[in-house]
Context: one part of a larger RNA
């Protein structure tokens, strides 16, 4: 000297730092006290004050109370053992998770809601058999979104998807065979070597190859219906006796144009918007404002006491976290003697 583990410091006390990380400080019992809020359980150990040894005396059966006095820094005398409050954000909560960089705001969850399914249920596994569903039976049972509680949950069915419909159009296989085409008994004509034989032409059946018209389901087309199904949810102009704004008019377009509510937000580019609280000074953080670049209602909308090793801002108390570093103990490693 460096690391590591413990300790102890003047004055200041977060000035450090991304960030009070880490450290300090809180503390057990007993007694007094306890706020806003609230879903009346809670919040709450809120917060906040006080005793504690050891002796006398008094009171009492005792426990134990009062009074008075002794010592010490220091009386839960050691170890163990809540730091508190004030606000916001997200999640209701108590759980669940990336075995080995994330424990959360992620996932679950009671509750809600929409939709299958009438039992040999519907999903789902298996070629089958069988099985799970269930020895259940729509107060069940499978899918999918939502997510305690409270006020609530607009508008749009053109698109896509589903569910009903079924008159018409459109259509597989399948049926149908009208004709075609090949084949050639048989005829007709030609030639020749003539009881025969070759070319040309036609050509029924039959038999092959082809196939038209017609018939023809479900799906499509098409007709409703449907949004806690996927999903959408307007532009331009002009207008009020200051000026500004525009209740209000015109006007284009759509399936309809965003309602309640919330708003520079886990969403705001511009942006450290603007104003007001905090602070001597605050990109953060709280309360407005509305110009929502791009919120918005079960891909839920605002709100919510309780809860939370979650995120964020601030007070208090404490302190080697820092001003600034100093000193000690034990252990290690280096290095020098």
């Nucleotide at each position: 000297u460096u690391c590591g583990u413990g300790g102890c410091u003047a004055a200041g006390g977060a000035a450090c730092u991304a960030g009070g990380c880490a450290a300090a400080a809180u503390g057990a019992c007993c007694c007094c006290g306890u706020a806003a809020c609230u879903u009346c359980g809670g919040g709450a150990g809120a917060a906040g004050g006080g005793g504690a040894u050891c002796c006398c005396g008094c009171a009492g059966c005792a426990a134990u109370g009062c009074g008075g006095g002794a010592c010490g820094c220091a009386g839960a005398g050691a170890a163990a053992u809540g730091g508190u409050c004030c606000a916001g954000a997200c999640g209701a909560c108590u759980g669940u998770u990336u075995a080995u960089c994330a424990a959360a705001a992620a996932c679950a969850c009671a509750g809600g809601g929409c939709u299958c399914u009438g039992c040999u249920a519907a999903a789902c596994c298996g070629u089958a058999a069988g099985g799970u569903g269930a020895c259940g039976u729509a107060u069940a049972g499978g899918g999918c979104c939502u997510g305690a509680c409270a006020c609530c949950u607009g508008c749009c069915c053109g698109g896509u998807g589903c569910c009903g419909g079924a008159a018409g159009g459109u259509u597989a296989a399948a049926a149908g065979g009208g004709g075609a085409u090949g084949u050639u008994a048989u005829c007709a004509c030609g030639c020749c070597u003539u009881u025969g034989g070759c070319g040309u032409g036609a050509g029924a059946a039959g038999c092959a190859u082809u196939g038209a018209a017609u018939u023809g389901a479900a799906g499509c087309c098409c007709c409703g219906g449907u949004a806690a199904a996927c999903g959408g949810c307007g532009g331009c102009c002009g207008u009020a006796a200051c000026u500004a704004u525009a209740a209000c008019g015109g006007u284009c377009c759509u399936a309809a144009g965003g309602u309640a509510g919330c708003g520079a937000a886990a969403u705001u580019c511009c942006u450290u918007g603007u104003c007001g609280g905090g602070u001597a000074a605050g990109u953060u953080c709280c309360g407005a404002c509305c110009u929502g670049c791009a919120c918005g209602a079960a891909u839920g909308g605002u709100g919510u006491a309780a809860c939370g090793a979650u995120c964020c801002g601030g007070a208090c108390a404490c302190u080697g976290u820092c001003u600034c570093a100093g000193c000690c103990a034990c252990g290690a490693a280096c290095u020098c003697g």

The part of an RNA shown here (large-subunit ribosomal RNA, domain IV) has 337 nucleotides and comes from an uncultured bacterium. RNAcentral holds the full RNA, with entries from ENA. Model confidence (mean pLDDT): 86 of 100.